[in-house]
RNA sequence: GAUUUAUAAAGAAGAGUGGAGAGAUUAGGCUCUGUGAAGCUCUAGCAACCUUCCCGGCAGGGAGUGGUGCUAAGACCUAAUCCCGGGAAACCGGGAGAUGAUAAAUU
Repeated sequence: GAUUUAUAAAGAAGAGUGGAGAGAUUAGGCUCUGUGAAGCUCUAGCAACCUUCCCGGCAGGGAGUGGUGCUAAGACCUAAUCCCGGGAAACCGGGAGAUGAUAAAUU
């Protein structure tokens, strides 16, 4: 990198460094940002996928040593697909999908 499965309206920030962007892509919006963006480092925390414990096992529950992940806004919102409902239309509401992210397994 690829495939499969699962998850997402909850939760959790300070310091140092850095020096202008950031919020996955494209478009539109909106938001954050020199009262210091991204990136990197340290510390702290959240969660509970792997881990581990209880249980004969499942279900369910506990722990948080270790491996990841995460710590503005629903995956920031809508569209880039389809279906359903409402509406004269513009458009509004809902569901699924796609795409992306993370974990685990396989390769």
Notes
A computed fold for a 107-nucleotide RNA from a Bacteroidales bacterium, annotated as SAM riboswitch aptamer (S box leader). Taxonomically the source falls in Bacteroidales (Bacteria, Pseudomonadati, Bacteroidota, Bacteroidia). Of the family's consensus pairs, 97% are formed in the model. Model confidence (mean pLDDT): 82 of 100. Its Rfam family is "SAM riboswitch aptamer (S box leader)". Rfam describes the family as follows. The SAM riboswitch is found upstream of a number of genes which code for proteins involved in methionine or cysteine biosynthesis in Gram-positive bacteria.